[in-house]
RNA sequence: GAAAUGCUAGCUCAAUGGAAGAGUAAUCGGCUUUUAACCGAUUGGUUCUGAGUUCAAAUCUCAGGCAUUUCA
Numbered sequence: 001g002a003a004a005u006g007c008u009a010g011c012u013c014a015a016u017g018g019a020a021g022a023g024u025a026a027u028c029g030g031c032u033u034u035u036a037a038c039c040g041a042u043u044g045g046u047u048c049u050g051a052g053u054u055c056a057a058a059u060c061u062c063a064g065g066c067a068u069u070u071c072a
Stems, first nucleotide, its partner, number of pairs: 001071007010024004018055001026042005048064005
């Protein structure tokens, strides 16, 4: 210098263009002599940034940023 892949909740990851969920963590409650475990509930998001296409974008297009890998 070029190419590929990825970026979504504190963390690990889902989500055929119809508007974002799970596990875990955190908080509260139940159970227990107490803790742990178990059960229930709640909270948590500028979907990396900007622009475009569309009635509608996490998703499609373009540019940029960061990370990993490959080639030179």